[in-house]
The part of an RNA shown here (small-subunit ribosomal RNA, 5' domain) has 519 nucleotides and comes from an uncultured prokaryote.
Context: one part of a larger RNA
Formats: sequence, C1' cells, structure tokens
RNA sequence: AUUGAACGCUGGCGGCAGGCCUAACACAUACAAGUCGAGCGGCAGCGCGGGGCAACCUGGCGGCGAGCGGCGGACGGGUGAGUAACGCGUAGGAAUCUACCUAAUAGUGGGGGAUAGCCCAGAGAAAUUUGGAUUAAUACCGCAUACGCCCUACGGGGGAAAGGAGGGGAGCAAGACCAUACGCUUAUAGAUGAGUCCGCGUUGGAUUAGCGAGUUGGUGGGGUAAAGGCCUACCAAGGCGACGAUCCAUAGCUGGUUUGAGAGGAUGAUCAGCCACACUGGGACUGAGACACGGCCCAGACUCCUACGGGAGGCAGCAGUGGGGAAUAUUGGACAAUGGGGGCAACCCUGAUCCAGCAAUGCCGCGUGUGUGAAGAAGGCCUCUGCGUUGUAAAGCACUUUCAAUUGGGAAGAAAGAUUUAGAGUUAAUACCUCUUAAUAUUGACGUUACCAAUAGAAGAAGCACCGGCUAACUCUGUGCCAGCAGCCGCGGUAAUACAGAGGGUGCGAGCGUUAAUC
Repeated sequence: AUUGAACGCUGGCGGCAGGCCUAACACAUACAAGUCGAGCGGCAGCGCGGGGCAACCUGGCGGCGAGCGGCGGACGGGUGAGUAACGCGUAGGAAUCUACCUAAUAGUGGGGGAUAGCCCAGAGAAAUUUGGAUUAAUACCGCAUACGCCCUACGGGGGAAAGGAGGGGAGCAAGACCAUACGCUUAUAGAUGAGUCCGCGUUGGAUUAGCGAGUUGGUGGGGUAAAGGCCUACCAAGGCGACGAUCCAUAGCUGGUUUGAGAGGAUGAUCAGCCACACUGGGACUGAGACACGGCCCAGACUCCUACGGGAGGCAGCAGUGGGGAAUAUUGGACAAUGGGGGCAACCCUGAUCCAGCAAUGCCGCGUGUGUGAAGAAGGCCUCUGCGUUGUAAAGCACUUUCAAUUGGGAAGAAAGAUUUAGAGUUAAUACCUCUUAAUAUUGACGUUACCAAUAGAAGAAGCACCGGCUAACUCUGUGCCAGCAGCCGCGGUAAUACAGAGGGUGCGAGCGUUAAUC
C1' cells in the first nucleotide's frame, strides 16, 4: 500500500460498487422455457349472440384446455469438482459442417395410406396403460420434373425434392379468378457459429528413472461432417525419456487484479473470453447443433408415496431452509427499458435483465453549525498554595438552515405499437398488402424518483486508538516482580511519563483499532 475479509468499540445522510472464499453437503415450497388457431382435426372451459316459460339446446363470433404438427428447450443463468491437458494463451494450417439471416437462381405438378385427439369398452391405489371404431394436416409415403451430385468407354447412364396458409372478391351460393407479403423444396455464394491439426509458452517433487503392446509405422477395409490406430485384419519392430518420459502431489486457464521506481513477486472475487461439470458412473436417441442443468435409458447411493403389486425425485438457476463456518443478503417488484424464444402481427413467456430491500463490506462526497464572547465564571486536574491548565472552550449575544423531517410542485429514462388522414408502390381494382407522412388517445417496475420551492428550529447527528524508544503526544493517584502490559527492545521488587484510573495531550474521523493474508 492492498482485501469478496472477520472480530471489538462506536455509528447521521447520500451516490457508486461488491456480498457462502467453508460442505461439487442435503434440500420443504413457489417461480426460473415456452410459443404459434395465419400448419391441422376440433371445441373441454370462459365471454358474446340466437331459440326456449324453464331445464336446456344451438352458432366459432371473440377466442381456446388437451391432442397432432412447427420452431425453440444445445441460448441465456449457475458452479470450479475434475483437468498439468492442444485445457488455456499466442502464432499458424487443411481434410470439414453450419438451423435462423443476407444476395442472386430454379421450382412449388399430380396421387396415396395411416395415426393422435374425440367416441366405445376395459386394467390399476397411483404413475400410467390395453383393445375396438373413426378423422385431419405445412405429420408420413410413392410418382413426375432436376441446375448441382455419382459413374463413364465422354456417346451416355444412375439415383434424389417440395406444403401450403391467411387476405380481397363480380356472384343467390359453392367455386373460378386476383394481388401482396409470408411460408416450403433443390442448389450456389456470403455472414455467423462450431469441429479438427500444429510451432512455442504454461506449478512442485528424482527420497518418482526407465515407460508403453493398438504400443510406433505401413497396406487393405470400416467409420466420421472431416485428416488420423479413430476402429479392425495382416505385416514390420518400431515410439517416448536426464532438453526429465512415467509416476506422485497441487491447480480450471487467460485478459486482468495487487504490490513495486522498475525488474520481479503474489493472485485469478466481481466484469469479459475459453474450458469442464450438472446427485455418482455409463450409454445412446432426437436434432443444423447435445452425448443435453430444469430430456431419455441402465446401474448405484440417498429421499419420498404406496392399497406392498409398484411408482416418483435431483436448487453447482432466483429466492429460501437445515448443516458446516470467524463469515456472506429478500421465500421482494416489473417486463417500463435492453436483450432472448415463439408469432405476419397484436401479443405471450423471460428469477436473463432492470429495479427495490438487508448489512459502514469497500470507495467517494456531505453534515454534526457560523460569528462574537475574559468576570479568563463555576466545576475538574495540578500546585512551590502565588498560580497554571481545561479555555473562546462553555454560558451569553447576533446569525445561518446544507443534510435529515413535513408540505407542495416536478423532468428524463418512451421509442415503438394501435386507430384514423394523405401520398407512393403493386394491381383490372378507389380491395388487400408494403413503404412514407400527419393527427389522436395511450404505454414507467423504479417512484412518496432526480431536481425545485416552502415551513420550523441549533434544532435530530462523534467516536476510536494511542501518549518509554522506534513514533506525533505528560502529569497525578492506586499497585508494589503482585495485578498486569508487550509488534521489537523491554516495563512492574514503594516516588512506574511503559500496569490500572483520572486530568491533559497526539493521531485519524462515521469511523477507529485488532487479527488474518499478499507485496
């Protein structure tokens, strides 16, 4: 000088930041990932409309539980157990993939069979589950077409795709028809993200000296998005190591942080990048992407339910509980902003995030009054009894009102989105749709916001450590090698500036000391 600190005494306000370093110990409860009806069959519940005296029936009009289907649950959030490793950092490489997005190109033709839901009938305490009948799709499967793809003897051959929905609409109606934007399929390029290889660097121990058998290389085959002993069969006998292999211990790495004149040392909280993990161990499925924190299967430990037949669970998400510990917060508000997922959109979801709460945990700022005031008051302390000191300190007099308190006013964080007007584009269309413009009424958790004004009154606001030397600051009383102090030297055995108290002083100040830790 510093700290994610703790403890003791004390404690007025605000701004900003940080807050389980220990048991990767176990977890009650609530929430943390949904969304789309403009993909689909439908319609349980709610509102609304119609019929009916009523019970009730009926219409999807607003919408919508459950279901099929799509996209997202691989992001965001947490933790640091493992890992001494191409894990990380840095500099490079080639044998790869990439949903959504962007740009340009081509297509979106014609068919089919099912299945959930609903209904019926069962099993079970429950979790759940069986059979039958029936139905839809942007679910699924063929056919046609094919730039690119594969093979080729360069003549050609092979095999592979798709999905629509909403809107307008002459018209009795259904439909034909129309337009715009959205969507789907194939393929190309980009962007983004990811996988992979490699040079160098990356803790301690030799009281760890030899290690290794898919081991090292080759050929054939397999596998992967992709190079490769990645896997496999055969062949060869290679490979690493004193420039420290192997083994053991410890540890997430970095930008940084801290200290220091620097070199260097220590460290890796918050924030940012990468990695690893998700009760413990193993495994794959789905998918553009996982071997998947709030998905699946198996095994194990633990907890819970049970009708004993069988089932359920995983806070190292946000709060919170027990436990451990010197020690670390609320079972709060809101999606208003930023960002993310879904959706044409409105909008919905979001313990990400933005805010508030708690504790002086830290940094910074402000206040606890200002001026005057000598009878140098009283009291205290000291005394050589004259004094000295506390001390302009107080009282008194004259002022001020920051902050806190009360009352009133009051920004910015809000741009979007909605409705309507006008214009342009598109078009057969003054529909629809897209863009631009203007107007209107709105959207704030924080919030009793920041800030401003008014009211009253010095009013509500100072402590802690030290005073032998180092080291700024001295006397008295008590004690008598006792009680005690102490960072080092050392004090204390009757005149202790070193113990305890008091008066006085010194230092810092809403803090001050102590302990721990680093330089």
The full RNA is in RNAcentral, with records from ENA. The coordinates come from a structure-prediction model, not an experiment, and the mean pLDDT is 84.